[in-house]
Context: one part of a larger RNA
RNA sequence: GAACGAACGCUGGCGGCGCGCCUAAUACAUGCAAGUCGAGCGAGAAGGUGUAGCAAUACACUUGUAAAGCGGCGAACGGGUGAGGAAUGCAUGGGUAAUCUACCAUAGAGUGGGGAAUAACCAGCCGAAAGGUUGGCUAAUACCGCGUACGCCUCUGGAUCUUCGGGUUCAGAGGGAAAGCUGCACUGUGAGUGUAGCGCUCUUUGAUGAGCUCAUGUCCUAUCAGCUUGUUGGUAGGGUAACGGCCUACCAAGGCUUUGACGGGUAGCUGGUCUGAGAGGACGAUCAGCCACACUGGCACUGCGACACGGGCCAGACUCCUACGGGAGGCAGCAGUAAGGAAUAUUGCGCAAUGGGCGAAAGCCUGACGCAGCGACGCCGCGUGGGGGAUGAAGGUCUUCGGAUUGUAAACCCCUUUCGGGAGGGAAGAUGGAACGAGCAAUCGUUCGGACGGUACCUCCAGAAGCAGCCACGGCCAACUUCGUGCCAGCAGCCGCGGUAAUACGAAGGUGGCAAGCGUUGUUC
Repeated sequence: GAACGAACGCUGGCGGCGCGCCUAAUACAUGCAAGUCGAGCGAGAAGGUGUAGCAAUACACUUGUAAAGCGGCGAACGGGUGAGGAAUGCAUGGGUAAUCUACCAUAGAGUGGGGAAUAACCAGCCGAAAGGUUGGCUAAUACCGCGUACGCCUCUGGAUCUUCGGGUUCAGAGGGAAAGCUGCACUGUGAGUGUAGCGCUCUUUGAUGAGCUCAUGUCCUAUCAGCUUGUUGGUAGGGUAACGGCCUACCAAGGCUUUGACGGGUAGCUGGUCUGAGAGGACGAUCAGCCACACUGGCACUGCGACACGGGCCAGACUCCUACGGGAGGCAGCAGUAAGGAAUAUUGCGCAAUGGGCGAAAGCCUGACGCAGCGACGCCGCGUGGGGGAUGAAGGUCUUCGGAUUGUAAACCCCUUUCGGGAGGGAAGAUGGAACGAGCAAUCGUUCGGACGGUACCUCCAGAAGCAGCCACGGCCAACUUCGUGCCAGCAGCCGCGGUAAUACGAAGGUGGCAAGCGUUGUUC
């Protein structure tokens, strides 16, 4: 000198764009953050309104609605944090002939005929609750057989290619599947047929995502020198989507290491950021990619995918409820609270946009996201007026008492009105979407719809009107005098100032620097 997720002191007008618990991965009140589908399925209120009735009640509508259940898809994404981890991590480049991949695309083939249950519901019982249990009824795109099999899988044989592991292809034998729903038309009224769409099953190829694996690189420490028994390799088996001591049995005795094994400390890694002429050094907030974690430790289930933040089980610590028998919970999601700390924000608005989940769609959900609020925390921009104006006014300060300086500064004259204030108008973000109508269709017409927001922006009104501080002035280092004090009080980054004429302390006047900031502290280069 530059930089900062900064803090502190004094001061503080506006706007845009960013950023905002670096400490206790400490504990959490409350609300919200993952649902959706009635075009898969069976059932189905209460309340209200109307009609009839004196009323009880009955019927109709709201309504096959709400809430719940079975079933499907999603919940493995999105969001948070950086505790652990020095390598099952990350970065770069390869391999997978050792692999998987829901939804999506592509191509081919099919979707036949049956069965037995179970929740919801009803009845009973237990329990304070959480919840549980017995009996009975019922449906499906839930579950289970049978039939069929172009591809597919396994085995056998042949051909061909081969990196000798195997790949490709032909023939034969064996094995393996499914589910319906909606619209329209017709027959007809038990329902069925055709067609269109959405599904379902098997398979091919792709896309996307993921697993595994190899090479190289990846902090300090030798006051850590030897480490290792599933350890290193083989055979066989198991397991996995898949290779493999991944696991097991047996066999062999290997494997790593001064090119630093093993141990200890520290640390999420990277794109990048800061600095520097560069080489390098330091760092890894925000944004993006990857990894790891979800009260602590362990485990599996479901599923294409998890060993699963807002799923399950077990153990532990902690908190809460209890009828003492037993139960409930997990903010490192968004807000918010307490604590810690020098220190870090609102228990806001909206799904209008972008994106995601479900759905045929309408739509529903979305603290992702879009916005707003708070904070000079940072960067950038703007303003606090412009021109003229000498009796060089008054006042202040200094003085050699003549004057000098503050100083064109003020007053005064002319002008402008940014920002702020008031008034009127008022968006883009919506070429998309929805409803209705026309049309065979493509498409066209009309209408509706914005959290931000009456915001940005535009126009007008008044009036210089409402808007400057902070630090320094001995040298380094731009900027000097007077008074007070008297080695005191104090200053100080270093050198050093102060003991009676202090340009170094304190105050004033003046000056210099930067400016809505200015200084100090901390850290890095």
Molecule: small-subunit ribosomal RNA, 5' domain
Organism: metagenome